[in-house]
RNA sequence: GCAGCGAGACAGACGGCCGCCGCGUCCGAGCGCCGCAAGGCGUGACGGCGGGGAGGAAAGUCCGAACUCCGCAGGGCAGUGCGCCGGGUAACGCCCGGUCAGGGCAACCUGAAGGAAAGUGGCACAGAAAACACACAGCCGAACUCGCGGCUCCGGCCGCGGGUGGCAAUGGUGAAAAGGUGCGGUAAGAGCGCACCGCGCCCGUGGUAACACGGGUGGCACGCAAAACCCCGCACGGAGCAAGACCAAAUAGGGAGACUGGACGGCCCGUCCGAUGGUCUCCGGGUAGGUUGCUGGAUCCUGUCAGCGAUGACAGGACUAGAGGAAUGGUCGUCGUCCGCCGUCGUCCGCAAGGGCGAAGGCGGGAACAGAAUUCGGCUUACGGCUCGCUGCGAUC
Numbered sequence: 001g002c003a004g005c006g007a008g009a010c011a012g013a014c015g016g017c018c019g020c021c022g023c024g025u026c027c028g029a030g031c032g033c034c035g036c037a038a039g040g041c042g043u044g045a046c047g048g049c050g051g052g053g054a055g056g057a058a059a060g061u062c063c064g065a066a067c068u069c070c071g072c073a074g075g076g077c078a079g080u081g082c083g084c085c086g087g088g089u090a091a092c093g094c095c096c097g098g099u100c101a102g103g104g105c106a107a108c109c110u111g112a113a114g115g116a117a118a119g120u121g122g123c124a125c126a127g128a129a130a131a132c133a134c135a136c137a138g139c140c141g142a143a144c145u146c147g148c149g150g151c152u153c154c155g156g157c158c159g160c161g162g163g164u165g166g167c168a169a170u171g172g173u174g175a176a177a178a179g180g181u182g183c184g185g186u187a188a189g190a191g192c193g194c195a196c197c198g199c200g201c202c203c204g205u206g207g208u209a210a211c212a213c214g215g216g217u218g219g220c221a222c223g224c225a226a227a228a229c230c231c232c233g234c235a236c237g238g239a240g241c242a243a244g245a246c247c248a249a250a251u252a253g254g255g256a257g258a259c260u261g262g263a264c265g266g267c268c269c270g271u272c273c274g275a276u277g278g279u280c281u282c283c284g285g286g287u288a289g290g291u292u293g294c295u296g297g298a299u300c301c302u303g304u305c306a307g308c309g310a311u312g313a314c315a316g317g318a319c320u321a322g323a324g325g326a327a328u329g330g331u332c333g334u335c336g337u338c339c340g341c342c343g344u345c346g347u348c349c350g351c352a353a354g355g356g357c358g359a360a361g362g363c364g365g366g367a368a369c370a371g372a373a374u375u376c377g378g379c380u381u382a383c384g385g386c387u388c389g390c391u392g393c394g395a396u397c
Base pairs, nucleotide, nucleotide: 001393002392003391004390005389006388007387008386010384012335013334014333015332016331017330018329020053021052023050024049025048026047030043031042032041033040034039055369059380060379062378063377064376065375066374067240068239069238070237079236080235081234082233083232084098085097086096087095088094099113100111101110102109103108114231115230119229120228122224123223136171137170138167139166140165143164144163145162146161147160148159149158150157151156179197180196181195182194183193184192198220199218200217201216202215203214204213205212206211244292245291246290247289254283255282256281257280258279259278260277261273262272263271264270299318300317301316302315303314304313305312306311337366338365339364340363341362342361344359345358346357347356348355349354
């Protein structure tokens, strides 16, 4: 220098001008209520002042919780999720440290990583055969047997071809072919035998464990897939701040009480009819609206200690948006940072043209993704430049 890997912090600073949204306070136009009035009370537009005002992801709403309401005797089935081991945590499907497996030359990264010796089913195409193994091509001709030929001491023997048969080394197919490599062995072969590797089982050692290592033993039984059903273990009630709580108009229903019916009729009695009517008062539920929930909390910062670490404990300090479909912005200047260009100077290489590196300077330019809405812990996704450490390769000393 190039290519890569892993962490960390930041999300420009200061100032001027113009704005935006809450809160407090001052002044108070206007409005409402009470009052004969004077005036009082409440609310407060526009202003003044003070102070505050987004993120690392505020996002996706994918997990886990807090909080709230509803449900719930107990147990089971079903369903869903998770699944190596140990630890962290309020909890988690998150995080940390390991183990194993896979990827990378490496730094390092990735992991739905229990069970296929409980059962049921699957393994396309190709291929002879895809799980009770099989035999297409091929190999063999030891054993039995047939035909032909030859030899013969007539008992048989040899050769060639075929059948019964033996085999699974080799070829071919496939994602996968029933342990692998080698030697022996054989008619040819084959865990048939042996050595090493792999695998299963047993024992020992180390480790909390996953597991690792070593020894013995078995000729090999257990192909793959559970992201097929399934089995095993563990966990799990539902809805969500539009949760929920409180106050509470107008109008229309509801309930209680008091008063009051209509017809015949001038009135009373009486008779008949009607239906729960009308007026007033009170009560109750819901709606609009308002208040609350609401931001001080598994909080943040710094330090020390414990721990490999996630994290925890202790001490000190800080208060840091709470809102309604939603404010937190714009512009200019200076500085900082990065990039490009220009010439100058220094230095190195080169015969030269020119090139590399560095310094100060000038000019120009860039700065992303994005926007709180009850609150936390995670994950995922989007995104800008910076710093540090590490790995590989190349060059130089």
A computed fold for a 397-nucleotide RNA from an Acidobacteriota bacterium, annotated as Bacterial RNase P class A. It matches the Rfam family "Bacterial RNase P class A". The family's RNA type in Rfam is ribozyme. It is recorded under the gene name rnpB. The sequence is in RNAcentral, with records from ENA. Lineage of the source: Bacteria > Pseudomonadati > Acidobacteriota.